Model confidence (mean pLDDT): 85 of 100. The RNA shown here (FMN riboswitch aptamer (RFN element)) has 119 nucleotides and comes from Actinomyces sp. S4-C9.
RNA sequence: GGUGUGCUCCGGGGUCGGUGUAAUUCCGAGCCGGCGGUUAAAGUCCGCGAGCCGCUUCGGCGGUUGAGCUGGUGAAACUCCAGCACCGACGGUUAAAGUCCGGAUGGGAGGAGCUCGCU
Numbered sequence: 001g002g003u004g005u006g007c008u009c010c011g012g013g014g015u016c017g018g019u020g021u022a023a024u025u026c027c028g029a030g031c032c033g034g035c036g037g038u039u040a041a042a043g044u045c046c047g048c049g050a051g052c053c054g055c056u057u058c059g060g061c062g063g064u065u066g067a068g069c070u071g072g073u074g075a076a077a078c079u080c081c082a083g084c085a086c087c088g089a090c091g092g093u094u095a096a097a098g099u100c101c102g103g104a105u106g107g108g109a110g111g112a113g114c115u116c117g118c119u
Stems, first nucleotide, its partner, number of pairs: 001119004006114005015029004030099002032088002034048004043086002051064005068084005090102003
């Protein structure tokens, strides 16, 4: 250094104004971006997680799951720079939600570290 066991910790962000009886839900203008990978840094490429649907012997199993182009630099970028776009679970609510409240002091891709063994 590699690999396996057990364990610990970490592990999602974002508002002002207007109208109105009523809206952080409408309108206007903003703001936000989980994890791994990728010749070079990604919300929009490839995958994963969460969520949702179905089944279940309640351990899990199966399904589903949004959105980007143009130009520039370069050996290499749908990842950087410039410009213009686009996307966002479920339940709730005096009125329609990525941003408010709730399931959730939850789960989680995964990250860091410790321990013992093998090599």
NCBI's taxonomy places the organism under Bacteria, Bacillati, Actinomycetota, Actinomycetales, Actinomyces. RNAcentral records the identical sequence in 2 taxa.